The prediction has a mean pLDDT of 87. The part of an RNA shown here (small-subunit ribosomal RNA, 3' major domain) has 480 nucleotides and comes from an uncultured bacterium. RNAcentral holds the full RNA, with entries from ENA. Its Rfam family is "Bacterial small subunit ribosomal RNA".
Context: one part of a larger RNA
RNA sequence: UGACGGGGGCCCGCACAAGCGGUGGUGCAUGUGGUUUAAUUCGACGCAACGCGAAGAACCUUACCUGGGCUUGACAUCCCUGGAAUCCCCUUGAAAGAGGGGAGUGCCCGCAAGGGAGCCAGGAGACAGGUGCUGCAUGGCUGUCGUCAGCUCGUGUCGUGAGAUGUUGGGUUAAGUCCCGCAACGAGCGCAACCCUCGCCCCUAGUUGCCAACGGGUCAUGCCGGGAACUCUAGGGGGACUGCCCCGGUUAACGAGGAGGAAGGUGGGGAUGACGUCAAGUCAGUAUGGCCCUUACGGCCAGGGCUGCACACGUACUACAAUGCCCGGCACAGAGGGAAGCGAGACCUUAAGGUGGAGCAAAUCCCAGAAAACCGGGCCCAGUUCAGAUUGUCGUCUGCAACUCGACGGCAUGAAGCUGGAAUCGCUAGUAAUGGCGCAUCAGCUACGGCGCCGUGAAUACGUUCCCAGGCCUUGUACA
Numbered sequence: 001u002g003a004c005g006g007g008g009g010c011c012c013g014c015a016c017a018a019g020c021g022g023u024g025g026u027g028c029a030u031g032u033g034g035u036u037u038a039a040u041u042c043g044a045c046g047c048a049a050c051g052c053g054a055a056g057a058a059c060c061u062u063a064c065c066u067g068g069g070c071u072u073g074a075c076a077u078c079c080c081u082g083g084a085a086u087c088c089c090c091u092u093g094a095a096a097g098a099g100g101g102g103a104g105u106g107c108c109c110g111c112a113a114g115g116g117a118g119c120c121a122g123g124a125g126a127c128a129g130g131u132g133c134u135g136c137a138u139g140g141c142u143g144u145c146g147u148c149a150g151c152u153c154g155u156g157u158c159g160u161g162a163g164a165u166g167u168u169g170g171g172u173u174a175a176g177u178c179c180c181g182c183a184a185c186g187a188g189c190g191c192a193a194c195c196c197u198c199g200c201c202c203c204u205a206g207u208u209g210c211c212a213a214c215g216g217g218u219c220a221u222g223c224c225g226g227g228a229a230c231u232c233u234a235g236g237g238g239g240a241c242u243g244c245c246c247c248g249g250u251u252a253a254c255g256a257g258g259a260g261g262a263a264g265g266u267g268g269g270g271a272u273g274a275c276g277u278c279a280a281g282u283c284a285g286u287a288u289g290g291c292c293c294u295u296a297c298g299g300c301c302a303g304g305g306c307u308g309c310a311c312a313c314g315u316a317c318u319a320c321a322a323u324g325c326c327c328g329g330c331a332c333a334g335a336g337g338g339a340a341g342c343g344a345g346a347c348c349u350u351a352a353g354g355u356g357g358a359g360c361a362a363a364u365c366c367c368a369g370a371a372a373a374c375c376g377g378g379c380c381c382a383g384u385u386c387a388g389a390u391u392g393u394c395g396u397c398u399g400c401a402a403c404u405c406g407a408c409g410g411c412a413u414g415a416a417g418c419u420g421g422a423a424u425c426g427c428u429a430g431u432a433a434u435g436g437c438g439c440a441u442c443a444g445c446u447a448c449g450g451c452g453c454c455g456u457g458a459a460u461a462c463g464u465u466c467c468c469a470g471g472c473c474u475u476g477u478a479c480a
Base pairs, nucleotide, nucleotide: 001480002479003477004476005475007474008473009472010471011470013468015464016463019427020426021425022424023423027317029315030314031313032312033311034309035308042053043052064304065303066302067301068300070298073127077126078125079123080122081121082120083119086103087102088101089100090099091098092097107116108115109114129293130292132291133290134289138287140282141281142280143278145276150189151188152187153186154185155184156165157164158163169180170179171178195270196269197268198267200238201237202236203235204234205233206232210227211226214225215224216223241264244258245257247255248254320420324379325378326377327376328375329374336367337366338365341360342359346355347354348353386417391412392411393410394409395408396407397406433456434455435454436453437452438451439450
């Protein structure tokens, strides 16, 4: 100087408390451990591994296993020989591969012979190749403490020195934020602001969006003429600064209340992550040192596996019902996606879906019925008109192909489950809870996941003693 303390002081954070909903019990989904296996590829392991890499494992992917088969190789550069390229057929085979036959003669130079570029085949060797090892050799990127308020430097001063001072102190703040003081005076990286978005107003613009006034038309609809007001769209600007009043405070910083305002005292959200810590994570995204393999640890193919199941754990979903379930009626979104695509109306099917194809590169057309809510009816507390697992069977769709191992629909079957022990998680407002919608990946999908969007919309916070994490000062130390 740090680190640590079941030392002290001050202060924060959904850290506790107050409150709401969960997890831990059930069924199922998914990840992991374990076990099994020819293989169940690999990595990730407290927080910060476990719906994680995986924003799509039937083949492919695929790195694993079994078997078949290749050796200058699937890919790059160089040399030699032959041939254009390319296409078709046969045999064998699961395919890969192996063997055989046939049709082809382009471009540039040149009369031709021949040469050249490109491409293909064969050959020799330099080499290719390796998701083989080392993240304890690395780059890059990332997680985490932590959006925490800290981390440092120059000069000066003090100290033999390590170092200190500044950065401590008194106030204050979300903040090393600001004020005051001070052997310090300044400065840098962080904080804040500048950026994006939402909330109010104005201006500009008016189609594909809008429809107040006028006219026309319809069973009806901005449907038509038209309009530029409104909504909206998308560009620009204004607006909030403790600016104003009052009180407190040290006359300061600042704090409390008030006015006005769409909005206050950082308005809500996002992006943004200091010096560093964890030899944290990643050699399997890519790059890369070293080591290792070279008729195999490389490469191709078929099938299998990654989906195996006595178990254990994590994360979700669905429930156990009456604030509910079922049936009928009937409203109101936002954000997205669409051409090998989205696919309307119509017709067929109980349905999944099918036939068909209008329109749309989309403020125009489509996906697209939002759902909870609301109105009416039924159920009457029961393992039920709760719950839907499991199984049987019949179908639909994608795809070369749904046996291992897809999703969806119909009928039948109807399991466990009566609110879950010890323990444990999230959340402070348009939040939690709850309802649906969209997108990426993607042929299809094991999505109940992830990322977004809007609807309905709470309760509670006395307080900081305690648990956890953190900041500043101080104290002890046999630790560095």